Predicted 3D model of a 463-nucleotide part of an RNA (small-subunit ribosomal RNA, 3' major domain) from an uncultured bacterium. Its Rfam family is "Bacterial small subunit ribosomal RNA".

[in-house]
Context: one part of a larger RNA
Parts: sequence; C1' cells; structure tokens
RNA sequence: UGACGGGGACUCGCACAAGCGGUGGAGCAUGUGGUUUAAUUCGACAACAACCGAAGAACCUUACCAGGGAUUGACAUCUAGAGGACCCUGUAGAAAUACGGGGGUGCCCGCAAGGGAGCUCUAAGACAGGUGUUGCACGGCUAUCGUCAGCUCGUGUCGUGAGAUGUGGCCUUAAGUGGUCCAACGAGCGAAACCUGUAUCCUGUGUUGAAUUUCACGGGAGACUGCCUCGGUUUACGGGGAGGAAGGCGCAGAUGACGUCAAGUCAGCGUGGCUCUUACACCCUGGGCUACACACGUGCUACAAUGGCAGAAACAACGAGUCGCAAUACUGCAAAGUAAAGCAAAUCUCUUAAAAUCUGCCUCAGUUCGGAUUGAGGGCUGCAAUUCGCCCUCAUGAAGUUGGAAUCGCUAGUAAUCGUGGGUCAGCUAUACCACGGUGAAUACGUUCUCGAGUCUUGUACA
Repeated sequence: UGACGGGGACUCGCACAAGCGGUGGAGCAUGUGGUUUAAUUCGACAACAACCGAAGAACCUUACCAGGGAUUGACAUCUAGAGGACCCUGUAGAAAUACGGGGGUGCCCGCAAGGGAGCUCUAAGACAGGUGUUGCACGGCUAUCGUCAGCUCGUGUCGUGAGAUGUGGCCUUAAGUGGUCCAACGAGCGAAACCUGUAUCCUGUGUUGAAUUUCACGGGAGACUGCCUCGGUUUACGGGGAGGAAGGCGCAGAUGACGUCAAGUCAGCGUGGCUCUUACACCCUGGGCUACACACGUGCUACAAUGGCAGAAACAACGAGUCGCAAUACUGCAAAGUAAAGCAAAUCUCUUAAAAUCUGCCUCAGUUCGGAUUGAGGGCUGCAAUUCGCCCUCAUGAAGUUGGAAUCGCUAGUAAUCGUGGGUCAGCUAUACCACGGUGAAUACGUUCUCGAGUCUUGUACA
C1' cells in the first nucleotide's frame, strides 16, 4: 500500500422487512449429470453451466458410429496434353461411383493456319485439406463484479524510502453530484449531459389515411428547482405548495471507467506452435445426436365454482408477405382440399384478438375438474415421417384435492393474468426466445438481522 476480520462509524441495493405470485409434491416439455450404446459428436459446471452455443438434429445440417468407395483429392493457384461448352440415355449398385451409347460444333481476334477468354477431362508434382491439439501462446468478441462510483495523471509539497497529499473534514447528492474549509493547484477516464423513443401543445405537408384534426413524416414550444413558502453556513441542497400534459434524473432505451476471475470461446471467424497426410483429410448409404433404473435445473398444464361447458355479442398494438400472404365460393364434423379475386402493400391478405360482458347448464364429486397415456380413422409438408414430424376426428380418461426442509421473482401501467405477432423454418418437437398490446393490484413501519456493495477508521502470525 492492499487484502481480510464472527472490529467500529456512516450509507446504499427487491438485501431483509411489509405484501403479491411462484419453485420444491403431480403429469408433460426441455436442458444437464449419470448409466447404456457401434455411436449416443463437441463445448459450457457456484454466483457468471444446465429452453446455454442451437433464431428450429427425419436426409441435409453433422463434427459421432457401421459399412461401401476414393487419394493432387469436395475446394484454390501453377505446368503439360486432349477436348467446344453442353444435352439425352443404357447397364451394375443402397448411393457415392464404375463402364458405356447417341446428339452437338458456340464467344473474341484472324482470309486461313493459329491464338485468346471461359468450361470439361487426363498426367505428374509443388501443394490442398483437418470442427485434430493448445483459450495456460494469441487477436477479436463476450459474461461478471456493476450503470457500482469509482480509477488515475502533471506540477507542487511532505517523507531516508515504500509512499502520502490531491481523492481528506463538514453539509449535500442517484453519483469523486455540488457547496465550503484545507499544501495543494489543475487535468483526464468514468457519473451527468450530448443521442433515440415516449407523454402535451402549436405549425407545415397529405396518399392508400382522416373528415375537424385521427394518423404519418418534418419544424418548433415546453421543465429550468423557473415561481411561492419553510428549513439550511442563509451556500450546495432538502420538505411542502401553485401553475402545468408532465416536477425536481418525468418515464424508458442505448451507452459499461482502471481493473478482477491465467473467467468463456482455437467449434463463428482470424491466427503462432505442435500434429495427421492411401489419413485425424474427402464422397456416399444407413444409423446416432431423440437411448432410460435414476438425480438435478428451467418451464408448461393443472388440481377447479373469482371455475368448466354451450350460445350471443364488444374493444388492441407490434409485425410479416411474390419460390410469398391469400379474400371469396364450394366440398369436408374437422385438420384440410378444389377453383380463385386482390396485394411487392397506411390500399390487398395474414387478421374473427383473448381474458372482460350477457344468457343458460353444471353444485363440490376425482366431477361436465384435469388432461397424461393408449387404440382406430384421416389431413399436411417433404425423394422419404419406421427409428424420428406436426395437425384433425372418434374412443380411452392416468397422476393430481395446493405441495416437507428449503428457495425464487417483483415497488406501477410494475407483479399477476389474457391473448397477438416475428425470427429461425419445406415441415416441426416453440410450453423456448425476441417483441406487442388488453385487464390491472397489494405493500414498504423501518435498517436490528441475512446477502452484496461504497467511504472513513482500527487490528493483523496474510501478500
């Protein structure tokens, strides 16, 4: 000087408390461990791994396994030779591939011969190739402490020196934010502001929108403790109030200092070293990544009457669409099918939001709760749904009656609850993720305690 303390003082945070809803018990989905397996590819492991990389494993993906092939190679550059490129097609085969048959003579320069560009084949070798290894050799990117208020520098001063001071005291703030005093005076990276969205008003433009002002895109106004009052060094600022759409950071986002964890990633990419080179590279078919005694994490659906079912009838926002979204009509109980208008979209379509509301039934039961599981029949995508897809109809109708110890989230348009859209994508395992709106609470006395953090101080067998 740090770090640590079951030392002290002060302060903060959904940290506790006060509340609301969960997890832990059930079924299922999903990830992980373990076990199994020819293979169940690899990585990630307290917080900071476990619906994580993966915004989508039937083939492909795919890196794994078995088998079948092939060795200048699936891909790149160079050399030599041959051939138009290319199209159709046969045999063997699971395919890769192997061996054939037929058609065909292009572009540029040139009268021609020939040359050139591009493509294909053959040969030899330089070389290609590696999701092989090392994240403890690295770049880049990222998580975390933490949007916590800290981390430093120049000059000066003090100290033999390591260092200290500045960065400390008091007050204040969300903040090393500001005020004031001080051997300090200044400065930088952070904080704040600048940026984006949103809430109010004025104004311009106006198609596809609106019809008296919605909406979209521009321009402007507005909020600054500006005004009043009380407290306060009469400073910074704090409490209350007026006006106002909004009040003291209005709300939300983007933005992440010096550093910590030899944190994560050589499998996104790049890359040093090492290593394989008839194989650890490459092609193909099939299988596996989906196994299942079990353990853990994250979720979904429930256990019901604030409910379930049937009928009637309201009100959104964000988005997406031409290899696409598809109105409408007809067929079908339905999934869907057939025909097909419109729309590269403020025009057309996806697109009837659902909860809420009204009417009726159910009357506390393993039920008209709950929907797992299983059987049968269909639909769709796709070469192909057996391993291993989704959807519909009928039948079946499991566990489950609110969950031990323990534990998580949340302070307002939040929690809870209700639907909607999108990405990935042929299809889908999405109950995930990212967004959008509808309905819409309770509670916070307070800082003793738990956890984490900051400042000052104190002790130290620690560095």